[in-house]
Context: one part of a larger RNA
RNA sequence: GAGUGAACGCUGGCGGCGUGCCUAACACAUGCAAGUCGAACGCGAAAGUCCCGCAAGGGAUAAGUAGAGUGGCAGACGGGUGAGUAAUGCAUAGGUAAUCUACCCUUGAGUGGGGGAUAACUCCGGGAAACCGGUGCUAAUCCCGCAUAAUGUCCCGAUGCGCAAGCAUUGGAACCAAAGGGGGGGAUCCUUCGGGACCUCCUGCUUGAGGAUGAGCCUAUGUCCUAUUAGCUAGUUGGCGGGGUAAUGGCCCACCAAGGCUCUGAUGGGUAGCCGAGCUGAGAGGCUGAUCGGCCACACUGGAACUGAAACACGGUCCAGACUCCUACGGGAGGCAGCAGUGGGGAAUUUUGGACAAUGGGCGCAAGCCUGAUCCAGCCAUGCCGCGUGAGUGAAGAAGGCCUUCGGGUUGUAAAGCUCUUUCGGUGGGGAAGAAAUUGCUCAGGUUAAUACCUUGAGUAGAUGACGGUACCCGCAUAAGAAGCACCGGCUAACUACGUGCCAGCAGCCGCGGUAAUACGUAGGGUGCGAGCGUUAAUC
Numbered sequence: 001g002a003g004u005g006a007a008c009g010c011u012g013g014c015g016g017c018g019u020g021c022c023u024a025a026c027a028c029a030u031g032c033a034a035g036u037c038g039a040a041c042g043c044g045a046a047a048g049u050c051c052c053g054c055a056a057g058g059g060a061u062a063a064g065u066a067g068a069g070u071g072g073c074a075g076a077c078g079g080g081u082g083a084g085u086a087a088u089g090c091a092u093a094g095g096u097a098a099u100c101u102a103c104c105c106u107u108g109a110g111u112g113g114g115g116g117a118u119a120a121c122u123c124c125g126g127g128a129a130a131c132c133g134g135u136g137c138u139a140a141u142c143c144c145g146c147a148u149a150a151u152g153u154c155c156c157g158a159u160g161c162g163c164a165a166g167c168a169u170u171g172g173a174a175c176c177a178a179a180g181g182g183g184g185g186g187a188u189c190c191u192u193c194g195g196g197a198c199c200u201c202c203u204g205c206u207u208g209a210g211g212a213u214g215a216g217c218c219u220a221u222g223u224c225c226u227a228u229u230a231g232c233u234a235g236u237u238g239g240c241g242g243g244g245u246a247a248u249g250g251c252c253c254a255c256c257a258a259g260g261c262u263c264u265g266a267u268g269g270g271u272a273g274c275c276g277a278g279c280u281g282a283g284a285g286g287c288u289g290a291u292c293g294g295c296c297a298c299a300c301u302g303g304a305a306c307u308g309a310a311a312c313a314c315g316g317u318c319c320a321g322a323c324u325c326c327u328a329c330g331g332g333a334g335g336c337a338g339c340a341g342u343g344g345g346g347a348a349u350u351u352u353g354g355a356c357a358a359u360g361g362g363c364g365c366a367a368g369c370c371u372g373a374u375c376c377a378g379c380c381a382u383g384c385c386g387c388g389u390g391a392g393u394g395a396a397g398a399a400g401g402c403c404u405u406c407g408g409g410u411u412g413u414a415a416a417g418c419u420c421u422u423u424c425g426g427u428g429g430g431g432a433a434g435a436a437a438u439u440g441c442u443c444a445g446g447u448u449a450a451u452a453c454c455u456u457g458a459g460u461a462g463a464u465g466a467c468g469g470u471a472c473c474c475g476c477a478u479a480a481g482a483a484g485c486a487c488c489g490g491c492u493a494a495c496u497a498c499g500u501g502c503c504a505g506c507a508g509c510c511g512c513g514g515u516a517a518u519a520c521g522u523a524g525g526g527u528g529c530g531a532g533c534g535u536u537a538a539u540c
Base pairs, nucleotide, nucleotide: 001540002539004537006536007535008534009533010532013387014386015385016384017383018382020379021345026343027342028341030340031339032338035073036072037071040070041069043067048061049060050059051058052057080298081297082296089223090222091221092220093219094218095217096216099215100214104211105210106209107208108207109206110205111204112146114144115143116142121136123134124133125132126131152175153174155172156171157170158169159168160167161166180203181202182201183200184199185198188197189196190195224270225269226268231261232260233259236258237257238256239255241253242252243251273295274294275293276292277288278287279286280285300321301320302319303318304317323334324333325332326331351377353376354375355374359373360371361370362369363368390420391419392418393417400411401410402409403408424481426476427475428474429473430472434467439461440460441459442458443457444456445455446454484529485528486527487526488525489510490509491508495524496523497522498521499520505512506511
């Protein structure tokens, strides 16, 4: 000098854009943060209104609505944190002939025919509760057989390729599947008169092939300090055979061999998430790893598996532990390192806000629902950037202050006065863009037996904004509402007076202060920066 996720002191007008628990991965009250689908399925209220009835009550409607339940998909994304980890991580470059991939895209084939259970619900029972047990009934895209079966899986043979493990082609044998739902329709058939068969469209389901995306695994190189850590290692190193996995492999197991690593630092100890990047520097380098982006790890602590395409799963399950809460003492409930917020710790870090309008995500044919992701608003000079606090004129060089050699000098064109302007702020009015998709209608094309339905495109109409009456524009009034902080001995820009008298004090270094202190304190003046200025900390 530059820079900071800063803090502290004094001060503080406005706006735009960023940033904001670096400490206790300490403990958490409360609310919200992951649901959705009736076009998979069976049930199905209450209040209200109407009708019947003297009443008790019954029926209809609302409405197959609310609502649970079965089932599906999503809860593995998104969001948080940095504890652990020095290599099972990360970065770069390769490999996988050792692999998987839900949803999505392209494409081939199929979707036949049976059976079963169970929740909801009813009834009974237990419990303070959480919840649990029994009985009876029922549906499905729930579950299970059967049929069908290749370019799938596995086995055998042949041929070709490859150094080989093996791969490709071809022939044969064995094995493996499914589920329906919705819209529309003229004739014919059936009908319990609701509809079904049938036709057609959309969508789903099963099984292949290819792609895309995502992931697993392997290899090489690099990746902090310490030798006051020198030896470490028995599943250890390798082989053979097996098990296991989507897949290679001591990943695991039996047997066999005795290996493997190491001063080019093994093993141990300490510290630490890594990177793109950020800061600094002429560079080489040094330091850092907040925000944003990629990867990893973790989710009260430790362990485990289940489901699933994917988890050994933050707001899932089980076990153990610590802690907190409820309890009828028998037993239960919980996990903010999600967003807010509280206590605590600390020098120190914000609102228990608004909205799904946009972008994105989940579910759904869609309408839509959910979304503390996100978009916005709020708080803080915490940072960067911009603007303002007025402009011109004005010498009697006013008054006052300070200094003085008492002549004057200085504050100082500074003020006053006069003439203007009105940004920002205030106030009155106007007022965007962010919003075109979805939806309705019309037309055209596709599909079809069909001018139905569905679908694609074009046109057209209307609706949809949290921010917010915001940005921006116009008008009105008035210089009106808006300047401080540090320093002035040298380094280092800026000097005098008074007070003090080695005292009180200053200080980054050198050093000032013991009676004329430009170094302490105050004042006047000056210098620097300016809505900031200084100090402290830590980095180059």
Molecule: small-subunit ribosomal RNA, 5' domain
Organism: metagenome